This is a predicted structure of a 101-nucleotide RNA (SAM riboswitch aptamer (S box leader)) from uncultured Fulvivirga sp.
Taxonomically the source falls in Fulvivirga (Bacteria, Pseudomonadati, Bacteroidota, Fulvivirgaceae).
Of the family's consensus pairs, 94% are formed in the model.
The RNAcentral record of the sequence draws on MGnify.
[in-house]
RNA sequence: CUUAUCAAGAAAGGCUGAGGGAAAUGGCCCUGCGAAGCCUUAGCAACCGACCAAUGAGGAUCAGGUGCUAAAUCCAUCUCCACGAAACGGAGGAAGAUAAG
Numbered sequence: 001c002u003u004a005u006c007a008a009g010a011a012a013g014g015c016u017g018a019g020g021g022a023a024a025u026g027g028c029c030c031u032g033c034g035a036a037g038c039c040u041u042a043g044c045a046a047c048c049g050a051c052c053a054a055u056g057a058g059g060a061u062c063a064g065g066u067g068c069u070a071a072a073u074c075c076a077u078c079u080c081c082a083c084g085a086a087a088c089g090g091a092g093g094a095a096g097a098u099a100a101g
Base pairs, nucleotide, nucleotide: 001101002100003099004098005097006096011041012040013039014038015037019030020029021028024077025076026075027074042069043068044067047065048064049062051059052058073095078092079091080090081089
């Protein structure tokens, strides 16, 4: 850079000790009943590989390669639509994450 997906799913323990939710701003949350990080184990998922099936759709989940395990990618930011007293909403974009190339 290209393509696909992003509303579902899945946590315990140990070390450590104050922040964290990508960045900025604004919200809203999580956090000494232990944040982030590292390690172990477990789990989720099914992108890739292998396997089953095969015209395909697909299935299954392996001592395989990644990923993930609060909240929609936590929400908004730009455009359009809707609403319109206010609040609430929808579609797309941008950015980001993951996989494969």